About this RNA:
Predicted 3D model of a 77-nucleotide RNA (transfer RNA) from a bacterium. Its mean pLDDT, the model's own confidence on a scale to 100, is 84. RNAcentral holds the sequence, with entries from ENA. Its Rfam family is "tRNA". From the family's description: Transfer RNA (tRNA) molecules are approximately 80 nucleotides in length. Rfam classes the family as a transfer RNA.
RNA sequence: GGGCCCGUAGCUCAGCCUGGUAGAGCGCCCGAUUCGCAAUCGGGAGGCCCCGGGUUCAAAUCCCGGCGGGUCCACCA
Numbered sequence: 001g002g003g004c005c006c007g008u009a010g011c012u013c014a015g016c017c018u019g020g021u022a023g024a025g026c027g028c029c030c031g032a033u034u035c036g037c038a039a040u041c042g043g044g045a046g047g048c049c050c051c052g053g054g055u056u057c058a059a060a061u062c063c064c065g066g067c068g069g070g071u072c073c074a075c076c077a
Stems, first nucleotide, its partner, number of pairs: 001073007010026004020057001028044005050066005
């Protein structure tokens, strides 16, 4: 330098193909239960979806350009 994949909640990821109110598990907070803790059960907070632009009535989703990460290939005087 080229190809491919990935970037969404504190963490691990789904949702994207086929545009239409952003989700799960774990973690965190409150409560129940317990002598107390754990486990279990109930409830709650938390992300304008990596950045910018375009298309559209409407974009996490489609298109373009960037940035970051992974992987393979090429180059390496």